This is a predicted structure of a 350-nucleotide part of an RNA (small-subunit ribosomal RNA, central domain) from an uncultured Bacillota bacterium.
Context: one part of a larger RNA
RNA sequence: CUGGGCGUAAAGCGCGCGUAGGCGGUUAGGCAAGCAGUGGGUGAAAUGCCGGGGCUCAACUCCGACGCCGCUUGCUGAACUGUCUGACUAGGGUCCGGGAGAGGGCAGUGGAAUUCCUGGUGUAGCGGUGGAAUGCGUAAAUAUCAGGAGGAACACCAGUGGCGAAGGCGGCUGCCUGGACUGACCCUGACGCUGAGGUGCGAAAGCGUGGGUAGCAAACAGGAUUAGAUACCCUGGUAGUCCACGCUGUAAACGAUGGAUACUAGGUGUGGGAGGUAUCGACCCCUUCCGUGCCGCAGCUAACGCAAUAAGUAUCCCGCCUGGGGAGUACGGUCGCAAGGCUGAAACUC
Numbered sequence: 001c002u003g004g005g006c007g008u009a010a011a012g013c014g015c016g017c018g019u020a021g022g023c024g025g026u027u028a029g030g031c032a033a034g035c036a037g038u039g040g041g042u043g044a045a046a047u048g049c050c051g052g053g054g055c056u057c058a059a060c061u062c063c064g065a066c067g068c069c070g071c072u073u074g075c076u077g078a079a080c081u082g083u084c085u086g087a088c089u090a091g092g093g094u095c096c097g098g099g100a101g102a103g104g105g106c107a108g109u110g111g112a113a114u115u116c117c118u119g120g121u122g123u124a125g126c127g128g129u130g131g132a133a134u135g136c137g138u139a140a141a142u143a144u145c146a147g148g149a150g151g152a153a154c155a156c157c158a159g160u161g162g163c164g165a166a167g168g169c170g171g172c173u174g175c176c177u178g179g180a181c182u183g184a185c186c187c188u189g190a191c192g193c194u195g196a197g198g199u200g201c202g203a204a205a206g207c208g209u210g211g212g213u214a215g216c217a218a219a220c221a222g223g224a225u226u227a228g229a230u231a232c233c234c235u236g237g238u239a240g241u242c243c244a245c246g247c248u249g250u251a252a253a254c255g256a257u258g259g260a261u262a263c264u265a266g267g268u269g270u271g272g273g274a275g276g277u278a279u280c281g282a283c284c285c286c287u288u289c290c291g292u293g294c295c296g297c298a299g300c301u302a303a304c305g306c307a308a309u310a311a312g313u314a315u316c317c318c319g320c321c322u323g324g325g326g327a328g329u330a331c332g333g334u335c336g337c338a339a340g341g342c343u344g345a346a347a348c349u350c
Stems, first nucleotide, its partner, number of pairs: 003322004007304002012318001014201004021194003025088007033081002035077008048066001050064005091191001092188002096183003103177007110154001115149007125136002162169002206247006215241002220236004258317006266295011299306002323350003332343004
């Protein structure tokens, strides 16, 4: 200095942005650090290896040769790497036109339904279950009609559909705003890829302060079931679920599959564009770019399967794994209001 791996066996950071670093397109010339060739100096002796000698052999020892796997320096070379200068446009980026979308934030607004309140009609039940009971109801419930209040979620459309880096996003309207795609080509001229640290985003639950609370519902109470029933079923019901601001930073954060680029049979759907043919026009049909599915060849794979959205063929960069348990524990550090998060052992044992 390093081997083999990471869909399911241990192993891809939840996801972005980006610092250092690593890696990096075409071309001309210069330099000569890396590199190549050839010399010089040094690499003490002993030790080591090889050849030979001396103790009867050996250990030991003596002689010679090599080596010391390096360092330094001169000259020469210029393919590759590097560096400097100049040029380029195929990577990257910008301008212009276009349409698509639950992408994000704020404000406003709509109807259906549940619950509650008021009034009308109306009378003895309602509700619930496997069957019941708790519960509600003559102080008039359930049912039904009219009016009102309030909160939360948006049926149909809806799709193996769309958008987003991921988490995720779904009534309608307006305002603000991010990204992708596509068509033409204008400009720039390698400005690129990855990314240790760092930084931001990050479901649900949970926490802090204030508000809100219709439905649902941990905890809790009661009724059942049962041998018991701290459950499953039923009647209730508080945190919470909702909003604002702040915190937490986790997940089967999954495609259990890191990112980028290039290449490698076909077939068939689907979403967004562009072009062609045809046509009165549209559809059909053909070509092409981007996205998203299914089937399938080569190849890969332990198999299952993957198969142009690769788990194929290659290159670059990052992360991670190294028998099971102990243990994602202890200790320490650090972050957090706390809950806890991140980092992360060993003894012992099989």